The RNA shown here (c-di-GMP-I riboswitch aptamer) has 79 nucleotides and comes from Candidatus Brocadiaceae bacterium S225. NCBI's taxonomy places the organism under Bacteria, Pseudomonadati, Planctomycetota, Candidatus Brocadiales, Candidatus Brocadiaceae. The sequence was found by an Rfam model in a public genome assembly. The model forms 90% of the base pairs in the Rfam consensus.
[in-house]
């Protein structure tokens, strides 16, 4: 450096769920928890999903990368 990700080893994230506290909401932080996860590191870029008091839709603002692409780095092993 380029594929791979079956076998280990070292670390590593944290679904649902609960409990504070935020936020109209979709969620989010924080602690417990562990269902998975080799990009379940990070960017709302494309598509696609949710949310919105006023406000039915639309626009429009948001929200999530643990839907599926895209960019971008990066650990161990084997190759």
């Nucleotide at each position: 450096u380029u594929c791979u990700g079956a076998a280990a080893a070292a670390g590593g994230c944290a679904a649902a769920c609960c409990a504070a506290c935020u936020g109209u909401g979709a969620a989010g932080u924080u602690g417990g928890g562990a269902c998975g996860c080799a990009a379940a590191g990070c960017c709302a870029u494309g598509g696609g999903u949710c949310u919105u008091c006023c406000a039915u839709a639309g626009a429009a603002a948001g929200a999530a990368u643990g839907c599926c692409a895209g960019g971008u780095u990066a650990c161990c092993a084997g190759u």